[in-house]
Model confidence (mean pLDDT): 80 of 100. The RNA shown here (transfer RNA) has 71 nucleotides and comes from a Patescibacteria group bacterium.

RNA sequence: GCGGGUAUAGUAUAACGGUAUUAUGCCACUCUUCCAAGGUGGAAACGCGGGUUCGACUCCCGCUACCCGCU
Numbered sequence: 001g002c003g004g005g006u007a008u009a010g011u012a013u014a015a016c017g018g019u020a021u022u023a024u025g026c027c028a029c030u031c032u033u034c035c036a037a038g039g040u041g042g043a044a045a046c047g048c049g050g051g052u053u054c055g056a057c058u059c060c061c062g063c064u065a066c067c068c069g070c071u
Stems, first nucleotide, its partner, number of pairs: 001070007010024003018054001026042005047063005
């Protein structure tokens, strides 16, 4: 230098052009003599910038970071 892949709550993950899933962690309540475990509820996320579209995490372009291969 060229090609390919990945980027989503604190962490780990799923998804599809139409309300973003689940687990764990966190907070509150409940349960218990207390703790732990259990139960209920809550907050919390689509890497950045453009484009297409009635509507974009999703499709297209560029950038950034990381991984793999070629040279």
It matches the Rfam family "tRNA". Rfam links the family to the GO term triplet codon-amino acid adaptor activity. About the family: Transfer RNA (tRNA) molecules are approximately 80 nucleotides in length.